[in-house]
Background
c-di-GMP-I riboswitch aptamer from Nitrospiraceae bacterium UBA2194, 81 nucleotides, folded computationally. The sequence was found by an Rfam model in a public genome assembly. NCBI's taxonomy places the organism under Bacteria, Pseudomonadati, Nitrospirota, Nitrospiria, Nitrospiraceae. Its Rfam family is "c-di-GMP-I riboswitch aptamer". From the family's description: GEMM was predicted in a large-scale screen for bacterial structured RNA regulatory elements.

RNA sequence: UUUCCGAAAGGGUAAACCAUGGGUAACCAUGGGACACAAAGCUACGUGUCCUUACAGAGUAAGGAUCGCCGGGCUGCCGAA
Numbered sequence: 001u002u003u004c005c006g007a008a009a010g011g012g013u014a015a016a017c018c019a020u021g022g023g024u025a026a027c028c029a030u031g032g033g034a035c036a037c038a039a040a041g042c043u044a045c046g047u048g049u050c051c052u053u054a055c056a057g058a059g060u061a062a063g064g065a066u067c068g069c070c071g072g073g074c075u076g077c078c079g080a081a
Base pairs, nucleotide, nucleotide: 005079006078012037013036017032018031019030020029021028022027035068041074042073043072045071046070048066049065050064051063052062053061054060055059
C1' cells in the first nucleotide's frame, strides 16, 4: 500500500408517519421525524415488485417508477482482533 474483516473513534444517511408542492399514477422534492443501515454513496446493467397504455383472455409488449428488493459495475471514512 492492497485484499479480507468489522472492534474502537470521528462522523454520516434517514424508514414509517405528518405538512407543503409536483405527477394520471407508481412515486419524487423540501421541512419535521427516527425504523434501521459499514456502503442505506452513485449507477436502471440484470432480476423482482409497482404504475400507465395497448392487445379478447392467460399473459405479452412499450413507456415510466423503485438502488432502503436482490445481484452486478464504479467510488469511498477508520484500522483493533